A computed fold for a 696-nucleotide part of an RNA from Pelagibacterales bacterium SAG-MED27, annotated as large-subunit ribosomal RNA, domain II.

Context: one part of a larger RNA
RNA sequence: GUCAGUGACUUAAUUUAUAAAGCAAGCUUAAGCCAUCUAGGUGUAGGCGCAGCGAAAGCAAGUCUUAAUAGGGCGAUUAGUUUUAUGAAUUAGACCCGAAAACGAAUGAGCUUACCAUGAGCAGGUUGAAAGUUGGGUAACACCAACCGGAGGACCGAACCAGUUGACGUUGAAAAGUCUUUGGAUGACUUGUGGUAAGGGGUGAAAGGCCAACCAAAUUCGUAGAUAGCUGGUUUUCCGCGAAAACUAUUUAGGUAGUGCGUUGAAUAAAUAGAUGUUUAGAGGUAGAGCACUAAAUGGGCUAGGGGGAAGAGAUUCUUACCAAACCUAAUAAAACUCCGAAUGCUAGACAUUGUUCUUCAACAGACAGACUGUGGGUGCUAAGGUCCAUGGUCGAGAGGGAAAGAGCCCAGACCACCAGAUAAGGUCCCAAAAUUAUGAUUAAGUGUGAAAGGAUGUGGAAAUUCCUUAACAGCCGGGAGGUUGGCUUAGAAGCAGCCAUCCUUUAAAGAUAGCGUAACAGCUCACCGGUCUAAUAGAGUUUCUGCGCCGAAGAUGUAACGGGGCUAAAAUCAUAUACCGAAUCUGUGGGUUUAUAAAACUUUCGAGUUUUAUAAGCGGUAGCGGAACGUUCUGUAAGCCUGUGAAGGGAUACCCGUGAGGGAUCCUGGAGGUAUCAGAAGUGCGAAUGCUGAC
Numbered sequence: 001g002u003c004a005g006u007g008a009c010u011u012a013a014u015u016u017a018u019a020a021a022g023c024a025a026g027c028u029u030a031a032g033c034c035a036u037c038u039a040g041g042u043g044u045a046g047g048c049g050c051a052g053c054g055a056a057a058g059c060a061a062g063u064c065u066u067a068a069u070a071g072g073g074c075g076a077u078u079a080g081u082u083u084u085a086u087g088a089a090u091u092a093g094a095c096c097c098g099a100a101a102a103c104g105a106a107u108g109a110g111c112u113u114a115c116c117a118u119g120a121g122c123a124g125g126u127u128g129a130a131a132g133u134u135g136g137g138u139a140a141c142a143c144c145a146a147c148c149g150g151a152g153g154a155c156c157g158a159a160c161c162a163g164u165u166g167a168c169g170u171u172g173a174a175a176a177g178u179c180u181u182u183g184g185a186u187g188a189c190u191u192g193u194g195g196u197a198a199g200g201g202g203u204g205a206a207a208g209g210c211c212a213a214c215c216a217a218a219u220u221c222g223u224a225g226a227u228a229g230c231u232g233g234u235u236u237u238c239c240g241c242g243a244a245a246a247c248u249a250u251u252u253a254g255g256u257a258g259u260g261c262g263u264u265g266a267a268u269a270a271a272u273a274g275a276u277g278u279u280u281a282g283a284g285g286u287a288g289a290g291c292a293c294u295a296a297a298u299g300g301g302c303u304a305g306g307g308g309g310a311a312g313a314g315a316u317u318c319u320u321a322c323c324a325a326a327c328c329u330a331a332u333a334a335a336a337c338u339c340c341g342a343a344u345g346c347u348a349g350a351c352a353u354u355g356u357u358c359u360u361c362a363a364c365a366g367a368c369a370g371a372c373u374g375u376g377g378g379u380g381c382u383a384a385g386g387u388c389c390a391u392g393g394u395c396g397a398g399a400g401g402g403a404a405a406g407a408g409c410c411c412a413g414a415c416c417a418c419c420a421g422a423u424a425a426g427g428u429c430c431c432a433a434a435a436u437u438a439u440g441a442u443u444a445a446g447u448g449u450g451a452a453a454g455g456a457u458g459u460g461g462a463a464a465u466u467c468c469u470u471a472a473c474a475g476c477c478g479g480g481a482g483g484u485u486g487g488c489u490u491a492g493a494a495g496c497a498g499c500c501a502u503c504c505u506u507u508a509a510a511g512a513u514a515g516c517g518u519a520a521c522a523g524c525u526c527a528c529c530g531g532u533c534u535a536a537u538a539g540a541g542u543u544u545c546u547g548c549g550c551c552g553a554a555g556a557u558g559u560a561a562c563g564g565g566g567c568u569a570a571a572a573u574c575a576u577a578u579a580c581c582g583a584a585u586c587u588g589u590g591g592g593u594u595u596a597u598a599a600a601a602c603u604u605u606c607g608a609g610u611u612u613u614a615u616a617a618g619c620g621g622u623a624g625c626g627g628a629a630c631g632u633u634c635u636g637u638a639a640g641c642c643u644g645u646g647a648a649g650g651g652a653u654a655c656c657c658g659u660g661a662g663g664g665a666u667c668c669u670g671g672a673g674g675u676a677u678c679a680g681a682a683g684u685g686c687g688a689a690u691g692c693u694g695a696c
C1' cells in the first nucleotide's frame, strides 16, 4: 500500500415543542400486593389542571398599590391530562479516538551518587626534602662540605582508571562502540564483597547531574472513560427550501450568548401589509462650485506701525528696490470653511403591477477567520495579491461558453433525454466551428505582439500666416565699394583681442561687419544686390492642433513580451455594413418531479385523504432545516409458505423493474436451511480517524 473483518450521536431521568391515541372539567396512578410463559388485575398515597392577586395577614373574578371609590400593575370572559414516537435542552463519560499533567498507595541504590564496615591492587626507571653521621667552623650557636637518608596530592612510563584529537560506525559488531592519539598512574588513587540513604524525597568537588538504556520530580497500579473553548474522524438513497463570515457583549478576540440572515409549523389576512415602477410633496449640506464668514496664501497699490540712513542740542523733520496691520485691486485655496448647491439615496401620499413574498408567535439551526473586482473614501508612497470602512457584483455554496492555461474578470444560472433550431460574450487564413466578406482610410515599425521623461525634415489629416509671374525657394555666374588703418588702447589692433561710437558718401547693392584667417596686413566666405535658371493644375517658408508610426528599450535552463504556425492595398489599426460560427442560455419534441388552482372518481373517523386529468409557476447548491424511501440483524404474523425436482452463501449475465438506495430473472457453484406480507425492536449501512486486528 491493497484486501477482508471491526470501527463513532447511545442509554436513563426530568423539562419543553410537535404528531398520534385514550378520557375530558377533569386526567392519571407510584411503591406494594395478587396472578401469568397469548396477561393483566389491584392499589387513589401523590402529581397536573379547574382562580387569581398580594412580601404577608388576607381577600377573591378580582386583587395589589393608595387617603382615594382616581389612575395604574397583574389577572378573569375555559382545556386539560396520561401514554407512545420524534426534535431539542439539562444532569450523567453523553458522538468516537487523542494529551502535557494532578493526586493516592506500593516497588526500586544488582545501574548510578554519597557514605559505613571489611579486604585487594599499583612492572620498571628518575629525582633526591627533612633528619642523622663525620669533618671543617664558632666563645657557644649559626654556618659550610661530604656521606648517609629516602620525603613528595614529585617526574617518565606498563597494568589499572579516564575519555583529549581525528577517522570509521549511524536499518552499527555495539540503543554510545572500534582504531588512532591523549590525561592520571602512592593518591582528593583504583577496585571486590557486605551494608545505609527513596520520590517534592535521596545523593550531588553543583552538570539540574544521578537515583535500573529517555528524571525541572523515578517506576507500577489505581482515581479514570481526568480534562481538552484544540486537531482528526463520523458509514444507504431520492425530493423541497437554503444561509453567514455582520452588530452588541464578553479575562473576549480561532470560543460563546442575544440580535440580523436560513428552515419548519401556526396565526393574522384579500387590505391601510410587503416588493417594484410612475408621480406628487418633503427633510438634508455630500459631489461640484464659491470666497460672503473662519483659517491659509501670492503680486501690485495705498498707508498706520517698526527697522535702516540723513539733519538737528533736543523736540522733531526728511528719506528708504527694508519688514508690514487695515483698506483697495488682480489671481489662488480648505476633511474638521460655506453666500450657494446637485444627481442618487431616504421619508410620506396617490395610482399601477405582483399576490403573502410582509408581520407576529412557536420549534430547530448554522454562522459571527471571508476573498477578489467596480465605485466613494481613510491609512500607506493616490506602494502592495497591503490594511480599514461604505456601496454594488461574483466566488464562497455555481457547473457551462470566452479570457492559450486561471475561485473572485466578461457572457450565462445545469430537473432528465435528443445525430433539431436561434443566439450571448467572444470570434470567422491553418491548428480550430464560422468571411482569405464588402466599402473607405491609416501603418512599413512585424508597429500590431510590453514601458516613461525626453528626442527627431517618418508619414496622413485640419488650420493660421508670410513670400511669389513686377519671377519667389534652392542651385549657378557676377558684384559685395569709398571717406577709413573710425576713435581709444596697444609692440601691433587695418571690419573681425578689448573699450567707445556705429555716421556719411557712391550706388542695383554692399554691416565702421555674421564666420574662417594673419604677428599685424593680406586672403576666403556671409549679409545685401544684379543676372541666369525653373514653370502653367506654379511654387516656397514658418507656426499651431491632430491620427498612426521611430529612437529612448540591458538578465539570468531555450525562441519565450501574438497560445503556435504564420500574416503587410493584412490574417494589423480606425470607421461603416452584411452574413455565419458560438454555451448546460432561449426555442422545439418527449419524459420526470414539486407547489398552487380547478375538475372527476374512490375512501372517510366528515376534519380530510388517495388516485387521475388539465392549467400555471418552479426544480445549481456548502453549513443547515424539512419530507419520503431502500437495505441489514432479531421478534410476532409462522404448527403458515418455499426448499435434495436443491435453502443460505459464492460467481456470472449485451435480460427485466425502480429517479435512486435497491429488487427480480437466468446459468454455474454450494449442500440444508430460508422466509413473503404487515407490524415491532435495534450492537442498523464505512473510504478516509499517521484508526484497530489479520492476510499478502
Base pairs, nucleotide, nucleotide: 001696002695003694004693005692006691011092012091013090014089015088016087017086018085019084020083021082022081023080026048027047028046032042033041034040052059053058062074063073064072065071095233096232098230102223103222104221105220106219107218113197114196115195116194117193118192119191120190121189122187124156125155126154127152132147133146134145135144136143160184161183162182166179167178168177199215201211202210203209236629237628238627239626240625241624246259247258248257249256250255261366262364263363264362265361266360267359273357274354275353276352277351278350279349280348281347282346288340289338290337294334296332298330299329300328301327303324305323306322307320308319309318310317311316370395371394372393373392374391375390376389377388378387379386400411401410402409415591416590417589418588420587421586422585426581427580428579429565430564431563435578437577438576439575440574441573442572448567454551455550458548459547460546461545462544463543464542465541466540467539469536475532476531477530478529479528481505482504483503486500487499488498511526514525515524516523592619593618594617595616596615597614598613599612600611601610602609603608630685632682633681634680635679636678640675641674642673649669650668651667652666653665655664656663657662
Model confidence (mean pLDDT): 85 of 100. The source organism's lineage runs through Bacteria, Pseudomonadati, Pseudomonadota, Alphaproteobacteria and Candidatus Pelagibacterales.